[in-house]
RNA sequence: GACUUAUCACGAGAAGCAGAGGGACGGGCCCUGUGAAGCUUCAGCAACCUCUAAUCCAAUUAGAAAGGUGCUAAUUCCAGCAAGGACUCAGAUUCCUUGAAAGAUAAGAG
Repeated sequence: GACUUAUCACGAGAAGCAGAGGGACGGGCCCUGUGAAGCUUCAGCAACCUCUAAUCCAAUUAGAAAGGUGCUAAUUCCAGCAAGGACUCAGAUUCCUUGAAAGAUAAGAG
């Protein structure tokens, strides 16, 4: 890197080093020398794996947080494709809803 399943409206940041970028992509809109990315330390959030209990197993529910990941600006920041609706004589623009795509994370399989 490609496949399967699940989730993505909640939640949670300080210090040190460093020194100009970052928010996946191109557009928009943002963050950033009142210090970006990255690295380190400590802290926190959550509960995918995990552990405990209940019901016969499965599965589900409730609880826990020692361990493996993950995460700690903005809904995955917003829209991107399609359908429907609102508006309009009609179209464009705009707005709303649903689904998909893409992406992220976990677990699994090869």